[in-house]
RNA sequence: AUGGCAGACUUCCUUAUCGCUUUUUAAAGAGGAAAGUCCGGACACCUGAGAGUAUCACAGUGGGUAACUCCCACCGCUAGUAAUAGUAGGAAUAGUGCAACAGAAAGAAUGUACAGUUUGGCUGUAGUGAAAUCAUGUAAACUCUGUGAGGUGAAACGCCAAGUAAAUCAGCAAUUGAGGACUACUCGUCCAAUGUUGAAGGGUAGGCGGUUAGAACAUAUAAGCAAUUUUAUGUCAAGAUAAAUGAUAAGGCUAGACAGAAUCCGGCUUACAGGUCUGCCAUUUUU
Numbered sequence: 001a002u003g004g005c006a007g008a009c010u011u012c013c014u015u016a017u018c019g020c021u022u023u024u025u026a027a028a029g030a031g032g033a034a035a036g037u038c039c040g041g042a043c044a045c046c047u048g049a050g051a052g053u054a055u056c057a058c059a060g061u062g063g064g065u066a067a068c069u070c071c072c073a074c075c076g077c078u079a080g081u082a083a084u085a086g087u088a089g090g091a092a093u094a095g096u097g098c099a100a101c102a103g104a105a106a107g108a109a110u111g112u113a114c115a116g117u118u119u120g121g122c123u124g125u126a127g128u129g130a131a132a133u134c135a136u137g138u139a140a141a142c143u144c145u146g147u148g149a150g151g152u153g154a155a156a157c158g159c160c161a162a163g164u165a166a167a168u169c170a171g172c173a174a175u176u177g178a179g180g181a182c183u184a185c186u187c188g189u190c191c192a193a194u195g196u197u198g199a200a201g202g203g204u205a206g207g208c209g210g211u212u213a214g215a216a217c218a219u220a221u222a223a224g225c226a227a228u229u230u231u232a233u234g235u236c237a238a239g240a241u242a243a244a245u246g247a248u249a250a251g252g253c254u255a256g257a258c259a260g261a262a263u264c265c266g267g268c269u270u271a272c273a274g275g276u277c278u279g280c281c282a283u284u285u286u287u
Stems, first nucleotide, its partner, number of pairs: 001283010012252007020029003031258001035269002038267005043153004050187004055149005060074005075089001076087004090144002095142002097138003112126006157209004168199005179191004216235005222229002
């Protein structure tokens, strides 16, 4: 210098005018993925429990975390010259299934050719094939083993106000439990009698909370290969409810793509124009 591998930051900025939302009146206002709704939780209710079956998920060893199918380290296998990347990483004597074509034959018993030989046979080699004389491969085929998993989802849920019809018809039913809930099913448990199921009909669907101070973020120290954890200091960065977070003008710059919060958090996956920085690998040249 060129080509590659891994990681971090950034995601337009400044000024002026007008406009919107929150609100402590002095300030703030859409992301690294807010996306997918995939995995795991916090929280809320069922709810005061449980057992079995089914179904689903994971699968080398150790560690991290609130938890996970996530992250880190090491080993194995695969790809690559390498830096690195990926993971099809438990079990084939518990059983079932599959192995095209070729080949005599791919689970059932043996053929052809040659050689050796004790001429009955036996042994070996050769042909085909990924695999052929007592077995091979395949489980991201079914399955088995081990471990784990209750359901619903902020339109959850709770409170207040208002209004109507504890009315009508039909079925079942009285503690020997009708019906309902836990629960996909069974057992079991619990609630339950002016009960309960169904039909038709009537009233209401308004407001408040949940709702943003949190398993939070930033910097530094200590431990650790690392993920991460401890300690100290500091910060408070949107809370709409049919949905605000914008528009115009001028200038700047190395560039402006993918894209838009709706209870919150930790991950994974997907989309993406670039710009800046750090470390490592390979090749070449010069000193």